[in-house]
Context: one part of a larger RNA
RNA sequence: CGUAAGAUAUUGGAGAGGAGCUGUCCUUAGUACGAGAGGACCGGGAUGGACAAACCUCUGGUGUACCAGUUGUCGACCAACGGCACCGCUGGUUAGCUACGUUUGGCACGGAUAACCGCUGAAAGCAUCUAAGCGGGAAGCCAACCUCAAGAUGAGUUCUCUUUUUGGUAAGACCCCUUGUAGACUACGAGGUUGAUAGGGCGCAGGUGUAAGUGCAGUAAUGUAUUCAGCCGAGCGCUACUAAUCGGUCGAGCU
Repeated sequence: CGUAAGAUAUUGGAGAGGAGCUGUCCUUAGUACGAGAGGACCGGGAUGGACAAACCUCUGGUGUACCAGUUGUCGACCAACGGCACCGCUGGUUAGCUACGUUUGGCACGGAUAACCGCUGAAAGCAUCUAAGCGGGAAGCCAACCUCAAGAUGAGUUCUCUUUUUGGUAAGACCCCUUGUAGACUACGAGGUUGAUAGGGCGCAGGUGUAAGUGCAGUAAUGUAUUCAGCCGAGCGCUACUAAUCGGUCGAGCU
C1' cells in the first nucleotide's frame, strides 16, 4: 500500500515445512521343516542405541549483587567491620540458564502403485497376468502425525463495536511512562491510580549454618548460654509507601 468504511477478536485451510531410523531379548516353539546337525515365516510382548523436541521435579554444572570459614596487608590501637590481593583462597548455594538429568516422539489405520505374484480371457478352437476387464503387492508416493499459513491479489469465514460532516471526533490505536514469561534495536507480552506493572515494606519458601553484644568457665588460646541464631540476589504471596502524573497525536461510506 492492497484486501471497496474503520476497528477488536475469531475461524476452517489452498499451500509450505518438519518428522520418518534401527538392534537385542521373551513368546508362538525347540513347533513347521529336516535322517540328523540345525531351525523358521506369520502373530504377540518387553527393553535398548542413535536422533529430535520440550522442560528443570530428581542427579549434576554454573551461579564475580547470597552465607560461612580463612591468609597477607592497609584503614591510630582493642573489638567489630571494610578495601586490595584471579570472586585473594576455600566450603556450600536460591532464581535463571543448562546436560551428564527428566519426560515425550517415530506407531497404528487407509488409498494409488513399483518390481513381482495372480483371476478371467481372446487375437491364435490350445496356451497365455493383458489386448478389453478384475485382484494382491514396498522402509518408497498420497493422506494420516506436528508446526506455519488469506499478499491464497482467487486477498476467504464468523461474532461484536463505532456514524452523519469534518484542520474536529467515534470504536480503536499510538506517543509517553512502570516493565518481563519478550528482547541486539525494533517487535511481542503484562500494566498505567476504576492500578499489584516495577521498586520498597511485611510474611513465607529456599540458602548459609548458631551473628553482634553481654553473662559464665578458663592465666590464655578458646569454649559455652542467650541462639535451628544472624544475614540473605533473581522465587511465591500480601500491601499503594515510591514511580507509572498531567497530557498529546492519529483514526470512519458508497450503492
Molecule: large-subunit ribosomal RNA, domain VI
Organism: Eggerthellales bacterium UBA1419